Background
Two RNAs folded together computationally: RNase P RNA and transfer RNA, 468 nucleotides in total. Rfam match: Bacterial RNase P class A. By type it is a ribozyme.

RNA sequence: AGACGGCCGGAUGGCCGCCUUCCGCACCGGGGCAACCCCGCGGGGGGAGGAAAGUCCGGGCUCCACGGAGACACGGUGCCGGGUAACGCCCGGCGGGGGCGACCCUAGGGAAAGUGCCACAGAAACGAGACCGCCAACCCCGACCGGCAUUCCGCCGGCUCCGGGCGGCAAGGGUGAAACGGUGCGGCAAGAGCGCACCGCGGGACCGGCAACGGGACCGGCACGGCAAACCCCACCGGGAGCAAGACCAAAUAGGGGCGGCGCGCGGGGCGACCCGCAGGCUUGUGUCCGGGCCGCCGCCCGGGUAGGUCGCGCGAGGCGCGGGGCGACCCGCGUCCCAGAUGAAUGGCCAUCCCCUGGUCCGCCAGGGACAGAACCCGGCUUACAGGCCGUCU
RNA sequence: GCCGGAGUAGCUCAGCUGGUAGAGCAGCUGAUUUGUAAUCAGCUGGUCGGGGGUUCGAUUCCCUUCUCCGGCU
Numbered sequence: 001a002g003a004c005g006g007c008c009g010g011a012u013g014g015c016c017g018c019c020u021u022c023c024g025c026a027c028c029g030g031g032g033c034a035a036c037c038c039c040g041c042g043g044g045g046g047g048a049g050g051a052a053a054g055u056c057c058g059g060g061c062u063c064c065a066c067g068g069a070g071a072c073a074c075g076g077u078g079c080c081g082g083g084u085a086a087c088g089c090c091c092g093g094c095g096g097g098g099g100c101g102a103c104c105c106u107a108g109g110g111a112a113a114g115u116g117c118c119a120c121a122g123a124a125a126c127g128a129g130a131c132c133g134c135c136a137a138c139c140c141c142g143a144c145c146g147g148c149a150u151u152c153c154g155c156c157g158g159c160u161c162c163g164g165g166c167g168g169c170a171a172g173g174g175u176g177a178a179a180c181g182g183u184g185c186g187g188c189a190a191g192a193g194c195g196c197a198c199c200g201c202g203g204g205a206c207c208g209g210c211a212a213c214g215g216g217a218c219c220g221g222c223a224c225g226g227c228a229a230a231c232c233c234c235a236c237c238g239g240g241a242g243c244a245a246g247a248c249c250a251a252a253u254a255g256g257g258g259c260g261g262c263g264c265g266c267g268g269g270g271c272g273a274c275c276c277g278c279a280g281g282c283u284u285g286u287g288u289c290c291g292g293g294c295c296g297c298c299g300c301c302c303g304g305g306u307a308g309g310u311c312g313c314g315c316g317a318g319g320c321g322c323g324g325g326g327c328g329a330c331c332c333g334c335g336u337c338c339c340a341g342a343u344g345a346a347u348g349g350c351c352a353u354c355c356c357c358u359g360g361u362c363c364g365c366c367a368g369g370g371a372c373a374g375a376a377c378c379c380g381g382c383u384u385a386c387a388g389g390c391c392g393u394c395u
Numbered sequence: 396g397c398c399g400g401a402g403u404a405g406c407u408c409a410g411c412u413g414g415u416a417g418a419g420c421a422g423c424u425g426a427u428u429u430g431u432a433a434u435c436a437g438c439u440g441g442u443c444g445g446g447g448g449u450u451c452g453a454u455u456c457c458c459u460u461c462u463c464c465g466g467c468u
Stems, first nucleotide, its partner, number of pairs: 001395008010354007018047008029039003049372001053383002056381005061242004074238005079093005094108001095106004109233002114231002116227003131173002133169003138165003142161002144158005181199006200222001201220003206215003246311004256302007265278005280295006318337008355370006396467007405420004414451001422438005444460005
């Protein structure tokens, strides 16, 4: 100058308060027939965190649904082995990448099951094909050269050149994130794994390892580009909702049901309970006609729901110490301790001494400040925020 | 406390299976008009809330974080 792991999160004392729990009623004051029964009073115990946070995963618990099991759909996870109640977490390895190094990062199954995408550029983006370019033979045109014939037109030949056709090739150029193995030699008309050597790639008897994987005699001239945090395939996991879950007690008012009492216009029927018609009131169909619905008061009881209250709710995958096993995560045994439970919500304030930081200083001190943040059913993780400090190992 | 949803230009919103982002209103300039409005033509304006990852390439896919909104006693 760095790398990694672990820990602390101001300390001590005094005074005054707050929440909760246990014991008590000698003291103070109320309620209550009484019981310390309630308030209170006295005494004792406990009283935020490493993240209590975000609510991102996994469980406990509760209710709902469901014969068991399986399948489909949907969602999630994804190298191997282990840990765990479980996990997408943790530990140890493997492969890949980065760093001189300590060490760090890594969603890392399958692309020869199928579908899809690969913009722009480029000839071409996966099935093969060929823009510029390179090239022997063959064919055509032209030039040139040579020969023959010459008055001219011409004829024949050429290991020569240019262009075209039919073909061969993929070395080179250039594009791109990515171009159909790379370098060298041979070879060829030109070339090419066409042949060879090395490297890369694929397969691979066998060896090591529980496995991922590593090594690898030998074989293959090379095919099989990338993307699955695209659809998908494979393997495994998952029923849904959440303490505002859920259970219990239960007021006033309104409404429902039952019983009793009182009241109830006119007419008809019936011994009677009651029934029918007319009238009245309220309401409704758009105002009327016409039509539909309902019918008073008091007392007691029952059941449902609301306000409110109680439980759920603090002994737990618990903390600490010692011993043992394991590289480790973690596990086992023994001993010991009980350690917040609020419900507009307690966990605070002041003083003194010390600690740390910032500023000033006449070096005696003085002033200001104390990171992030705060339980709310509980637990295991992850992630995020965090002043400052301590310890250990290593480069 | 628990459960959902949304962040894109000054404002309101598009952007479907990845290929460098648009529309309307607003703003500016010009034309038209005596002048203004309206209309027409053109232009400006974007860390796609922040960070990281996958990928050749991310507004889009994945993770994390911030802000805002809504529902449940």